[in-house]
RNA sequence: AAUGCGAGGCGAUCUGUCGCGCUCCUUCGGGGGUGAGGAAAGUCCGGACAGGAUAGGGCGCCCUGCUGCGGAAAGCGCAGAUGGGAGAAAUCUUAUACAUUCCGUAACAGAAAACAACCGCCGCAAGGCAAGGGUGAAAACGCGGGGUAAGAGCCCACGACCGGUGUCAGCGAUGCCAUCGGGGUACGGAAUCAGGGCCUGCAAGACCAAAUAUACCGGCAGAAGAGGGCGGCCCGCCCGAUGCCGGGGGGUAGGUUGCGAAGAUAAAUGACAGAUUUAAAAACAGAAACCGGCUUACGGCUUCGCUUCCCGU
Numbered sequence: 001a002a003u004g005c006g007a008g009g010c011g012a013u014c015u016g017u018c019g020c021g022c023u024c025c026u027u028c029g030g031g032g033g034u035g036a037g038g039a040a041a042g043u044c045c046g047g048a049c050a051g052g053a054u055a056g057g058g059c060g061c062c063c064u065g066c067u068g069c070g071g072a073a074a075g076c077g078c079a080g081a082u083g084g085g086a087g088a089a090a091u092c093u094u095a096u097a098c099a100u101u102c103c104g105u106a107a108c109a110g111a112a113a114a115c116a117a118c119c120g121c122c123g124c125a126a127g128g129c130a131a132g133g134g135u136g137a138a139a140a141c142g143c144g145g146g147g148u149a150a151g152a153g154c155c156c157a158c159g160a161c162c163g164g165u166g167u168c169a170g171c172g173a174u175g176c177c178a179u180c181g182g183g184g185u186a187c188g189g190a191a192u193c194a195g196g197g198c199c200u201g202c203a204a205g206a207c208c209a210a211a212u213a214u215a216c217c218g219g220c221a222g223a224a225g226a227g228g229g230c231g232g233c234c235c236g237c238c239c240g241a242u243g244c245c246g247g248g249g250g251g252u253a254g255g256u257u258g259c260g261a262a263g264a265u266a267a268a269u270g271a272c273a274g275a276u277u278u279a280a281a282a283a284c285a286g287a288a289a290c291c292g293g294c295u296u297a298c299g300g301c302u303u304c305g306c307u308u309c310c311c312g313u
Base pairs, nucleotide, nucleotide: 002308004306005305006304007303008302009301010300012276013275014274015273016272017271018270020035021034022033023032024031025030037284041295042294044293045292046291047290049201050200051199052198061197062196063195064194065193066080067079068078069077070076081096082095083094084093085092086091097192103188104187105186106185118133119132120129121128122127141159142158144156145155146154161182162181163180164179165178166177168175169174205257206256207255208254214249216247217246218245219244220243221242227239228238229237230236
């Protein structure tokens, strides 16, 4: 220097003019202050707050599931453990309670997917066997020796795997070593265990409160006719028990609050010019009650650490 990998940071600044939202002041002319993001996004997880429901317990249902630390909590973060996978490496990715013991499944192929036996091997046969063939994602641990009629962890040594115990190391998951035991392959859930989980979300909810109608209360008038109909008035005719006034609660419009050092109301946060930095002022994008996360989008610049390779000393 190139290359790839990991962990971050920035996401232009200042001035002027005009304009917009909120707010304060005003002599009503205007003036001052303040006004988007790292994700404001998706609305996925958790919380706070609020309302509703709820005697206590159980079953069921749903979620989570290695260890330690952090955190209010989280399908959260950091660091680590073990196994699998990718890469030459840095590194990335995936899984994890429990299963040698309960249960389920194993398509097609294949004799058989775990109660076996097609070819085959042995045997006169009855029958024995599971080494070899072939099928499959997977076929009864590998290899060597013994053994046998033929064979087989049937036995033995070594090794792999699984489990227990002990010493040491570690807070721990776990690891090294020693020792004992095991022989049914793969997957993992509907089995078991542990922890957690009521429902609805700021259009939650709280307060104030017109017009109209009105529960209820009071007063007045009313069959000696209230009130209504017959297009406006009078008469007349018809119907026939309520009408008016005041108080008053709940609900509606509306307002306030919830609500903030932007803020909500169909909803402002902009445009232009100049200067500076710069290679360039471009990317993704626009708060809607609040907080912590996760995920997704993003042009360019930049910091630190590392891998591989090359060059120089």

A computed fold for a 313-nucleotide RNA, annotated as Bacterial RNase P class A. The sequence was found by an Rfam model in a public genome assembly. Rfam family: Bacterial RNase P class A. Rfam's curators write: Ribonuclease P (RNase P) is a ubiquitous endoribonuclease, found in archaea, bacteria and eukarya as well as chloroplasts and mitochondria. The family's RNA type in Rfam is ribozyme.